[in-house]
Molecule: c-di-GMP-I riboswitch aptamer
Organism: Candidatus Sabulitectum sp.
């Protein structure tokens, strides 16, 4: 420098709840808090998959359109990287 691995030491993020703030919402941000994670570090350009609906625009109503938006710990994928080991 590339690659793999993680039944082993040592680092890391942090599920679910519970609080507080922001959003109509899905959720997010911060504190607590660990269920997991070998990238559970970053990206929604690109291709899927879900999830959300205040205003608009239609209906008599239910509902539907368009259009925004949300999740990267749901995938594919791009791209950065620590430590043992081998």
């Nucleotide at each position: 420098c590339g690659u793999u691995g993680u039944u082993a030491a040592a680092c890391g993020c942090a599920a679910a709840c519970c609080g507080a703030a922001a959003g109509u919402a899905a959720u997010u941000u911060c504190g607590g808090g660990a269920c997991g994670c070998a990238a559970a570090g970053c990206c929604c350009a690109c291709g899927g998959a879900u999830c959300c609906u205040a205003a608009c625009c239609u209906u008599u109503a239910c509902g539907g359109g368009a259009a925004g938006g949300a999740u990267g710990g749901c995938c594919g994928g791009g791209u950065u990287a620590c430590c043992u080991g081998a």